[in-house]
Molecule: transfer RNA
Organism: Patescibacteria group bacterium
RNA sequence: GGCGCUAUCGUCUAGUGGUCCAGGACGCUUGGUUCUCAUCCAAGAAAUCGCGGGUUCGAGUCCCGCUAGCGCUA
Numbered sequence: 001g002g003c004g005c006u007a008u009c010g011u012c013u014a015g016u017g018g019u020c021c022a023g024g025a026c027g028c029u030u031g032g033u034u035c036u037c038a039u040c041c042a043a044g045a046a047a048u049c050g051c052g053g054g055u056u057c058g059a060g061u062c063c064c065g066c067u068a069g070c071g072c073u074a
Stems, first nucleotide, its partner, number of pairs: 001073007010026004018057001028044005050066005
């Protein structure tokens, strides 16, 4: 240099064009339970989906470019 894969709450992840102002687990916050802690129960906050464009009535999802990481290859 060429090719391929990946990028979504703090972390790990679900999602294959509309029922998703994005769900779950762990963690965090608050309350309950407990003499206290842990456990357990309930509630809550937290991602405009790496960045920029495009297609579409509609994009996390499809297309293009860029960035970062990983791999293969010369």